[in-house]
Context: one part of a larger RNA
Molecule: large-subunit ribosomal RNA, half A
Organism: Salinarchaeum sp. IM2453
């Protein structure tokens, strides 16, 4: 890394069932006599379930039972029972509190109040006296109101569907029901209900789609009564000498076969009413019940396995230590008894049934009917309501008879009620099953509608097994230990030891074994080796040696070719040769086999979606369990199987061994005739002929089922002609398969739609009722006094204290930036800094309101409990999805389409076209080559052969226009430019063609193929496909493109294998399974199989070594090789070398100069072999240097052009390059010829397999054929394997089933099988049936598990912090303690109020819980703790609520107003203080000291109901004034000092009761013309000051309480600012600022009385509300000192804390 073994973890599988699931049967209501349905209690100990109720796991009583009991629930402790327990069954007693809940409330507690039918409603004798509903029940019923998604491929009528819900109600069943009925000229006779009728008739965007009834057939069977008419009290109820009802009629008569009444006639058989009541049967208790526990084996244990026996109207099942007829219960049988059937049949009393004739009295009015409008239905003019209006008959009349009128016939008489029984359902029982076995079967086998979530409606699980019996491990060691482990013991088993049978896998630990750091990775898949196993399931294998042998098939040697590689012929189809078989020998871990490495070989998983996927497309971490085509009803086609011109039953009914089964039941369907729109009319049981198979002759035949052409007939159209259907009998009916269409329809999967419900503890906004706001500024109105003015005014000062005024980290509320931190956060919005408002449209507690197409909303689509452009929960609903995903064993045969056409069609259907299968006919078909015979205009060409385009050019013509010249002008010449003739020349055209192939097509014939092993056609079933690419050939678009679009063919798709470096379609090849052997494309230095092969040439670029994919161009090139053609060259080319290149002349002009060379002219002459009036360089100008030309040395070729090959230049990309690499140079590159070899699933053999097909067979085997059988996605068709159940045969199993590990063997495979060892009790073959039958995938369900990983994180907060010792422990940073050191301090300190519920306090504990530890806790176990007349509740009203009438509403659990009546603090309100105490609790207990209500009782006193209090905004301000602070001082008591001093503390006390009063205010006195006062405004002769009297306030004073409490002890006094408290005054309002109970009014005094519930603890950086011991959030009250304006900062006190762990 891989594998085994030993474990652990895990919980699969397997075996088991106290559970469900469906079906059938039976049976079917509870309740005011207080339910259904729960709360709470109930036990010795008791948490849960059960049962039960204060009599409380229960009490009485009867009947059964007969030994034991005291529920699950097997313990301890204690009881009960023969005086008969328990336990069963019937009857009774109790039966707590909610709940219809009902005296009244209300929170299952309770409170008020004092015996109540609350409330409706009947009756009433008028008293709730009598009586009734109320509500609850799984589903099933009637009525009422009534969707939506959906479907219609959209949608609106229609559909879904009168469905889901919603409302009202009722029964055990309900509705319906005894014809103003149906029918059709025949007739039936309530209704329901099954069957059919029939997917019909009808309805409908006549679309989708809806959908009856008569009528048969059966099941059950049942009829009745009022109202009138006519009689008229003749009833009828009662607590009865009576008294109600009743002439708006008790009663009695009648009720369709009509009745009255009038006669007449018969006798009581109908019906009602009442009495009195069964029986077969069903079922249910209880009971009776036969026959071995012989004998050997094994075993723990016998029901096994041997022997030997019995029962049986009982062998159904259970249980019993393994499988039991006879061991136990049971079973059949038989017997009592109860329930149902049923108050039913039957019986009885009563009453009266009927008949004739006549008479014309009665017989259900806003009714029938009509009209307009709607609903609703299959009802269509012709269903059935509703609603508006109109609106009869009267039986001699009416209604119907699917338009309507009218006359006919037929049927029947609305407008009044009742009615079993057949049918529905399944909560309760009782039973059974081809249902389910713990991820299954209900959601639930366990503490299941439980745990937990969520406010709430609501959602909503997991958890089965020791063992035959607890025998459930005694004693004993370790150890801190009730953990845990060792030894031992039970027990057949301890690897059966408490979530324990069994015990897989993924995983983890240890061993083993094999490999291991020179090596590269789909994890392997064939070969071979190497090292290790090895009991048993397998037995072969290796070495020699012969024998037979396919396909190929040599070497050596001769011989012969070839320049060579090499080849040919002979030897020789011989030797070899896969394999098949003999002989002998070896060998037993020996050979297969396993197990692991190593070499050689191929190779980029799977599943999907796709034109292609290893893909960096998507899906899975990894195991295991569940996890997708199924029913039901119509149809259509095939198989078999029946019966057959017929054929099936259906509902039902009889039988039985009772869901099966037998039998009966033809009502109905199909078929047996069709044409016709219909009216309607209505066919060959054969006339001819050809012919398959097939039979007879045996051949050129003959017949010839079925078939086929003709002939005829039938019917429609029709003058006719003709034509269209159809016509010579095959159906049905069950079962199976495969379709199809309609339901969830193969399975997950939405986002909606729409109902009824829960929701305003969040948030929005109202209401109704309380709180809060440090401190500072700044200075409106008014006022006052100066000062100005005739005045009205204006002013200055100052006063005053307004403001949706300023400042403020006062509290409180916001969130502007910082686009900071955090962002698996502290935190589902949080920190920090900054920033805004902070007397107002401000904020806040608590209550209460308003709700989903609704609400609020200073408006953001904001907010309505973490959800909002329509909340949440359920439910319609498995909504629908033309879209994604997945859809599970084997193997055969055959095989495809991405194309046409329609399409609101383009991601989808549907027809064809292609693909499968089936059946059918019977001779011919036809891809491929020639021919011959017609078509066609492409490629190509080609244009004085059209139609268009078009180079150059001549030449005519002189047509047309410009221009120019000439003329005086007519007019003429002449130039360009077109047109138009001719010649010459140069070019094109998908939409040109004088022409014109290759090629295609039709048709024949001929060869090939191919067909009676049955093709070609034809006819049915069944699909899949309609996203296509790639190459190539030939188009179109486009600058291109791995672009888009076409078309012929080919190939991937859906084709492997070879080759091409990898690489769908490019090049070999089409691959049935193994071995042998040749070749294909390709290839042959090494990687790496085969040549460093021949012979020749090119290439110098590493060009090359690249077939296409994957280029590399214009343009250049004295690179270099070939090939042609001019010239020149031995009279000597052509480069080089050496020499010469003079001379007139410095040519002439120009010019300063101009000399070969500035410029201009001209460029001449001589000497020559030859040398320019010079072709470049240079000089001012010369001067020099070369050329040019000429000889000489050299001595064969040179030189120009064209044209080929190979090469070079042109040639820049992004992380290094590269031909697959390495490398290759007369190659290992190119060209061109050649010889070998290499090299595949192809070709060739050999052997098997399958498939065909032939013979054989009952059906197989066996055997024979196949050159012309063998790849394959969708998809079509076939045969098989396997899981679970059921019958039916056989069989296995304690001497060890089933699963499980591990291994051996068979088959192509799924898959069978075989062995050890685990396991401890069921298990399997065949022959048939029948399914919840096969997993790898669906970001699939469950559940367990692993890597990741000893990782990340335990380091978080701008503000704190701990350290040392001491104790306790088995262990101490963490617990205590102490000491020093910090921290908070308008809080981190105290103290309520929601909320929570024991967290409070002790003792014992540390497995979990505490983000580490823990000896410690808000944890776990135990016990304990909450005392009230004066603190709240209790009272009482607010917003609001509810209940109840009444009203509205199809109705109500809904509504609006109204009467009545309760309820509902956040306010109102009668009373208590102080100290002491406990672990824990106190205004509550205790001392002490007091105060309120009632009540009774005595005294006083009165007229007592009128008034007032309760009772209220906000802002300013004045006094009074306590707590408290400070100043000073005195004492006392600490400290420091030890001198002076200084510092620190401390000097205290309530309620209540008695007294006292300031300001207002009255009242007396006063008497002010300007005075008097305020902080300010202000007052006054309607009476000011000032005096005085009087009412008259604190939680103030004073004095008592207090001879007491506290304090060690003192236990004083002054002063200041001064919260609460308390009196005054003044300002504002568009805002005027709660009710009610209750007090007061209205003595006193003794005595009694004051029940009930709350009380514990937190109240927060750990008890609340945020999932958490979460930096968040959450109301109110106190608040001390320095410092300052301050509740700012800073710092500190009391208190508290280092655990904002």
């Nucleotide at each position: 890394c891989c594998g085994g073994c030993c474990g652990g973890u895990g919980a699969a599988u397997g075996g088991c069932u106290c559970g469900g699931c469906u079906c059938g049967g039976a049976a079917g209501c509870c309740g005011a006599u207080g339910a259904a349905g729960g709360a709470c209690g109930u036990g010795c100990c008791a948490a849960g379930c059960u049962g039960c109720g204060a009599u409380a796991a229960g009490c009485c009583u009867g009947a059964g039972g007969g030994a034991c009991c005291c529920g699950c629930a097997c313990g301890g402790a204690g009881g009960g029972g023969a005086a008969g327990a328990a336990c069963u069954c019937a009857g009774g007693a109790u039966u707590u509190c909610c709940u219809a809940a009902u005296g009244g409330g209300a929170a299952u507690c309770c409170c008020c109040a004092u015996c109540g039918c609350a409330a409706u409603u009947g009756c009433u004798g008028u008293g709730c006296g009598c009586a009734a509903u109320g509500g609850g029940g799984a589903a099933c019923g009637c009525c009422g109101g009534g969707a939506a998604c959906u479907g219609a491929a959209a949608c609106a009528u229609c559909u879904u569907a009168g469905u889901a819900c919603c409302g009202g109600u009722a029964g055990g069943a309900a509705c319906a029901g005894a014809a103003a009925g149906c029918a059709a000229u025949c007739g039936c006779g309530a209704u329901g209900u099954c069957g059919u009728c029939a997917g019909u008739a009808a309805c409908c965007g006549c679309g989708g789609g809806u959908g009856a009834a008569a009528u048969c057939g059966a099941c059950a069977u049942a009829g009745c009564c009022c109202a009138a008419a006519c009689c008229g009290a003749a009833g009828c109820c009662u607590u009865c000498u009576g008294g109600g009802c009743a002439a708006u009629g008790u009663g009695g008569u009648g009720u369709u076969c009509g009745g009255g009444c009038u006669g007449g006639c018969u006798u009581u058989c109908a019906u009602c009413a009442c009495c009195a009541g069964a029986a077969c049967g069903u079922u249910c208790a209880u009971g009776u019940g036969a026959a071995g526990u012989c004998c050997c084996u094994u075993g723990g244990a016998a029901u096994a396995g041997g022997g030997c026996g019995c029962g049986a109207g009982a062998c159904a099942g259970g249980g019993u230590g393994a499988a039991a007829g006879c061991c136990c219960c049971g079973u059949a049988u038989c017997a009592u008894g109860g329930a149902c059937a049923a108050g039913u049949a039957c019986g009885g009393u009563g009453u009266g049934c009927g008949c004739c004739a006549g008479u014309a009295c009665c017989a259900g009015a806003g009714u029938a009917g009509c009209a307009g409008g709607g609903g609703u239905u299959g009802g269509a003019u012709a269903u059935c309501c509703c609603u508006u209006g109109u609106g009869a008959a009267c039986a001699a009349a009416g209604c119907a008879g699917g338009c309507a009128u009218c006359g006919a016939c037929u049927g029947c008489u609305a407008a009044g009620g009742c009615u079993a029984a057949a049918u529905a359902c399944u909560a309760c029982c009782c039973g059974a099953g081809a249902c389910c076995g713990a991820u299954a079967g209900u959601g639930a086998a366990c503490a299941a509608g439980u745990a937990a979530c969520g406010u709430g409606a609501g959602u909503g699980a997991a958890c089965g097994c020791u063992g035959a019996a607890a025998a459930g491990c005694a004693c004993c060691c370790c150890a801190a230990g009730a953990a845990g482990g060792g030894a031992g013991g039970u027990g057949c088993a301890a690897u059966a030891g408490g979530g324990c049978c069994u015990g897989a896998a993924a995983u983890c630990g240890g061993u083993c074994g094999g490999u291991u750091a020179u090596a590269g990775a789909g994890c392997g898949u064939c070969g071979g080796g190497g090292c290790a196993c090895a009991a048993a399931a397998g037995g072969c294998u290796c070495c020699a040696u012969g024998g037979a042998a396919a396909a190929c098939g040599a070497u050596c040697u001769g011989g012969g070719g070839g320049c060579g590689a090499c080849c040919c012929c002979a030897c020789a189809g011989u030797a070899g040769g896969a394999u098949c078989u003999g002989u002998g020998g070896a060998g037993a871990g020996c050979c297969g086999g396993u197990g692991u490495c190593c070499c050689g070989u191929c190779g980029u998983a799977c599943g999907u979606u796709u034109u292609g996927a290893a893909a960096a497309a998507c899906g899975g971490a990894c195991c295991a369990g569940g996890g997708a085509g199924u029913g039901u009803g119509u149809u259509g086609a095939c198989u078999u199987g029946g019966c057959g011109a017929g054929u099936c039953u259906a509902a039902c009914c009889g039988g039985g061994u009772u869901a099966u089964c037998c039998g009966g039941g033809a009502a109905g369907g199909c078929a047996u005739a069709g044409g016709g729109a219909a009216a309607c009319c209505g066919a060959c049981a054969u006339g001819g002929c050809c012919g398959c198979a097939g039979c007879c002759u045996u051949a050129u035949g003959g017949c010839g089922a079925g078939g086929g052409c003709c002939g005829c007939c039938g019917u429609g159209c029709u003058c006719a002609a003709g034509c269209g259907c159809g016509g010579g009998g095959a159906g049905u009916c069950a079962a199976g398969u495969c379709g199809a269409c309609a339901c969830g329809a193969c399975c997950c999967g939405a986002a909606u739609c729409c109902g009824g419900a829960c929701g305003a503890u969040c948030u929005a906004u109202g209401c109704g009722u309380g709180g809060g706001c440090a401190g500072g500024g700044u200075g409106a109105a008014g006022c006052a006094u100066g000062g100005c003015g005739a005045a009205a005014g204006c002013u200055a000062u100052g006063u005053g204290g307004a403001g949706g005024c300023c400042c403020g980290c006062u509290a409180g509320g916001g969130u502007u930036g910082g686009u900071g931190u955090c962002u698996u956060a502290c935190a589902a919005u949080a920190c920090c800094c900054u920033c805004c408002c902070g007397u107002g449209a401000c904020u806040c507690g608590c209550g209460c309101a308003u709700a989903g197409g609704g609400g609020u909303g200073a408006a953001a689509g904001g907010c309505c409990c973490a959800u909002c452009g329509a909340g949440u929960c359920c439910g319609g609903c498995a909504a629908c999805a033309g879209c994604u995903g997945g859809u599970u064993c084997c193997a055969g045969u055959c095989g495809a389409a991405a194309c046409a056409u329609g399409u609101c069609g383009a991601a989808g259907c549907a027809u064809g076209a292609c693909c499968u299968c089936c059946g059918u006919c019977g001779a011919g078909g036809u891809a491929g080559u020639c021919u011959g015979u017609g078509g066609g205009g492409u490629a190509g060409a080609g244009c004085u052969a059209c139609u268009g385009a078009u180079u150059a050019g001549c030449g005519g013509c002189c047509c047309u226009g410009a221009c120019u010249c000439c003329g005086a002008g007519a007019g003429g010449a002449g130039u360009c430019a077109g047109a138009c003739c001719g010649c010459u020349u140069g070019u094109c055209a998908a939409a040109c063609u004088c022409c014109g192939a290759a090629c295609c097509c039709a048709c024949a014939g001929a060869c090939g193929c191919u067909g009676u092993u049955g093709a070609c056609g034809c006819g049915g079933g069944g699909a899949a496909u309609c996203c296509g690419g790639u190459g190539u050939g030939c188009g179109g678009g486009g600058u291109a493109a791995g672009c888009c679009u076409g078309u012929g063919c080919a190939c991937c798709a859906g084709g492997a294998g070879g080759g091409g470096g990898a690489c769908a379609a490019c090049c070999c090849a089409g691959a049935g399974u193994u071995g042998g052997g040749u070749u294909a494309a390709g290839g042959u230095c090494c990687c790496a199989a085969a040549g460093u092969g021949c012979g020749a040439g090119c290439u110098a670029a590493g060009u090359g070594u690249g077939a296409u994919c994957u280029u590399a161009a214009a343009g250049g090139u004295g690179g270099u090789c070939c090939c042609g053609a001019g010239c020149c060259c031995u009279a000597g080319a052509c480069a080089g070398c050496c020499g010469g290149g003079a001379g007139g002349u410095g040519a002439g002009c120009u010019u300063a100069g101009a000399a070969g060379c500035a410029g201009c002219u001209a460029c001449c002459c001589u000497c020559u072999a030859a040398g320019a009036a010079a072709a470049g360089c240079g000089u001012a100008a010369c001067a020099g240097c070369u050329u040019a030309c000429c000889g000489g040395c050299c001595g064969a070729g040179g030189u120009u052009c064209g044209g080929g090959g190979c090469g070079c230049c042109c040639a820049a990309a992004a992380u290094g390059a590269u031909c697959g690499g390495g490398g290759c140079u007369c190659a290992a590159g190119c060209u061109c010829g050649c010889c070998a070899c290499c090299g595949a699933u192809a070709c060739c053999c050999a052997a098997c397999c399958g498939c065909g097909c032939c013979c054989g067979u009952g059906a197989a085997a066996c055997g024979g054929c196949g050159a012309u059988u063998g790849a394959g996605u969708a998809g079509a068709c076939u045969g098989g394997c396997g899981c679970u159940c059921c019958g039916g045969u056989c069989g296995g199993a304690u001497g060890g089933a089933a699963g499980c590990u591990c291994g051996g063997g068979c088959g192509a495979g799924a898959g069978c099988u075989c062995g050890c060892g685990u396991g401890g009790a069921c298990c399997g073959a065949c022959c048939g049936g029948a399914a919840a039958c096969g997993a790898a995938a669906a970001u699939c369900c469950u559940g367990g598990u692993c890597a990741u990983a000893g990782u990340a994180g335990c380091a978080g907060c701008g503000u704190u912090a701990g350290u040392c010792g001491g104790g306790u422990u088995g262990a101490a940073a963490u617990c205590u303690c102490g000491a020093c050191g910090g921290c908070c301090g308008u809080a981190a300190g105290g103290g309520c109020a929601a909320g929570g519920g024991u967290u409070c306090c002790u003792c014992g504990g540390c497995a979990a819980u505490g983000u580490u530890u823990a000896u410690c806790a808000g944890c776990c176990g135990a016990g304990g703790g909450u005392u009230a007349g004066c603190c709240g509740g209790u009272c009482c009203u607010a917003a609001g609520u509810c209940c109840u009438c009444u009203c509205g509403u199809a109705a109500c659990u809904c509504g609006c107003g109204g009467g009545g009546g309760a309820c509902a603090a956040u306010g109102g309100g009668a009373a208590a203080c102080a100290g002491g105490u406990u672990a824990a609790u106190a205004u509550u207990c205790c001392u002490g000291u007091g105060c309120c209500u009632c009540c009774g009782u005595c005294c006083a006193c009165u007229c007592a109901a009128a008034g007032c209090c309760g009772a209220c905004g906000u802002c300013c301000u004045g006094g009074g004034g306590u707590a408290u602070g400070c100043c000073a001082a005195g004492c006392c008591g600490g400290g420091c000092a030890a001198u002076c001093g200084c510092c620190c503390g401390g000097u205290c006390g309530a309620a209540g009761c008695g007294u006292c009063c300031a300001a207002c205010g009255u009242c007396g006195u006063g008497g002010a013309a300007g005075c008097c006062g305020u902080a300010a405004u202000g007052g006054c002769a309607c009476g000011a000051a000032g005096c005085g009297a009087c009412c008259g306030a604190a939680u103030g004073a004073c004095g008592u309480g207090a001879u007491c409490g506290g304090g060690c002890a003192a236990c004083u006094u002054g002063g200041c600012g001064c919260a609460a408290c308390c009196c005054a005054g003044g300002a504002c309002c568009c805002g005027u600022g709660a009710a009610a109970a209750g007090g007061c009014g209205a003595g006193g005094a003794c005595g009694g009385u004051g029940a009930c519930c709350g009380u514990a603890c937190c109240c927060a950086g750990a008890a609340c509300c945020g999932a958490c011991a979460c930096a968040g959030g959450u109301g109110c009250c106190c608040u001390g000192g320095c410092g300052g304006a301050g509740a700012a900062a800073g710092c500190c006190a009391a208190g508290g804390c280092c655990u904002g762990u």